[in-house]
RNA sequence: CACCACCUUCAGGGUACGGUGCGGGGUCCGGCGACCCCAACUCCGAAUCGGCGGUAGCCCGCAUAGGGAAGCCCGCGAGCCGUCAAGGCAGAUCCGGUCAAACUCCGGAGCCGACCGUACAGUCGGGAUGAAAGAAGGGGGCC
Numbered sequence: 001c002a003c004c005a006c007c008u009u010c011a012g013g014g015u016a017c018g019g020u021g022c023g024g025g026g027u028c029c030g031g032c033g034a035c036c037c038c039a040a041c042u043c044c045g046a047a048u049c050g051g052c053g054g055u056a057g058c059c060c061g062c063a064u065a066g067g068g069a070a071g072c073c074c075g076c077g078a079g080c081c082g083u084c085a086a087g088g089c090a091g092a093u094c095c096g097g098u099c100a101a102a103c104u105c106c107g108g109a110g111c112c113g114a115c116c117g118u119a120c121a122g123u124c125g126g127g128a129u130g131a132a133a134g135a136a137g138g139g140g141g142c143c
Base pairs, nucleotide, nucleotide: 003141004140006138007137008136009135010134015046017045018044019043023038024037025036026035027034028033047123048122049113050112051076052075053074054073058068059067060066071111072110079089080088081087093109094108095107096106097105115126116125117124
C1' cells in the first nucleotide's frame, strides 16, 4: 500500500388479529342426515418486512472538508435450469407539485418478493450452525 494473491472475522427483516373451513375427531339417528369441537401467519380482510455496492437537486455541517440518505434508478447476491464447465432464467412505480433540470426531493396512490413442503406462503417449516454480494482487519509480495 495503487496493484497482486493469501488469511481471519462479520455479513437479513417480517402476523400474540378477525373471517372462511381443505381436512380430522366426536355426539345423536334405523337411515338420510343433524349438531358440536379442532383446524390456514398459505385463501379473504387487516397487519407487517426491505441484503450488498453505486448514484442522488435531500439531510447534518461554517465548509468548496467530511458524513448520512432508494425494495420497485444502475448493477450484484442468494435461488432455479444445465451431469459439470461454459451458458441461460430470475420481481416491482405511477400521478401531482417544486425546479433550469427530478429515477432520487415533497405530497398521494400503488406494486414486488427463489426453490422444496403444506390448504395456494415475502412473513410458517426445510436445504441453512449452509452459501454469498460485500464490509472490516491482518501479515506478505511488489514498488
Molecule: FMN riboswitch aptamer (RFN element)
Organism: Bacillota bacterium